A computed fold for a 171-nucleotide RNA, annotated as Lysine riboswitch aptamer.
[in-house]
RNA sequence: AAAACAGAUAGAGGCGCGGAAGCAAUGAGUAUCCCCUUGGAAGAAAUGCCGGGCGGCAGAGGGAGGAAAGGUGCUGCCGCCGAAGCCUUUUCGGCAGGCCCGAUGGCUGGGAGGCUGGGACGACGCAGAAGAUGCGGCGUACUGUCACGUUUGUGGAGCGCUAUCAAAAUC
Numbered sequence: 001a002a003a004a005c006a007g008a009u010a011g012a013g014g015c016g017c018g019g020a021a022g023c024a025a026u027g028a029g030u031a032u033c034c035c036c037u038u039g040g041a042a043g044a045a046a047u048g049c050c051g052g053g054c055g056g057c058a059g060a061g062g063g064a065g066g067a068a069a070g071g072u073g074c075u076g077c078c079g080c081c082g083a084a085g086c087c088u089u090u091u092c093g094g095c096a097g098g099c100c101c102g103a104u105g106g107c108u109g110g111g112a113g114g115c116u117g118g119g120a121c122g123a124c125g126c127a128g129a130a131g132a133u134g135c136g137g138c139g140u141a142c143u144g145u146c147a148c149g150u151u152u153g154u155g156g157a158g159c160g161c162u163a164u165c166a167a168a169a170u171c
Base pairs, nucleotide, nucleotide: 007165008164009163010162011161014081016080017079018078019077021075022074023073024072034063035062036061037060038059048104050102051101052100053099054098084116085115086114087113088112089111091110092109093108094107095106117143118142120140121139122138124136125135126134127133145156146155147154148153
């Protein structure tokens, strides 16, 4: 000084939430590069889609060799209990083509607003190479918390609950 629909500190829920690192499997004998054959085209390939300009060789079969990312598991470590996840945004950046420009979309990092107490299982939907896994709402029981009840229970939401402090704490 501010705050009164208050404030500060410390905690609890449990297969509790998230982060980065190391190792492993999967991705995959896949993609790319190289060799051979074929093949199409005198205009023509290469962005997620469209338009313009430059530029200029797609696809298929065989051979040799051969990755990576995201996601996952294990190990211990780190930060935590709106932990975190999701949605919206004519809010601010970044990324991706052989090069440049325009328009639109996608992914991603902050801001703002909103929803969800938590984990498990199930079918459905989306993503994904995937019978892995993640996310979404719905359903089932369980669990923590408060209120009301009390023979077995019912309902609400984390802007909650418990404890302490309180004109202190914090700035």
The sequence was found by an Rfam model in a public genome assembly. Rfam family: Lysine riboswitch aptamer. A reference for the family is Mandal et al. (2003), "Riboswitches Control Fundamental Biochemical Pathways in Bacillus subtilis and Other Bacteria", Cell. The prediction has a mean pLDDT of 75.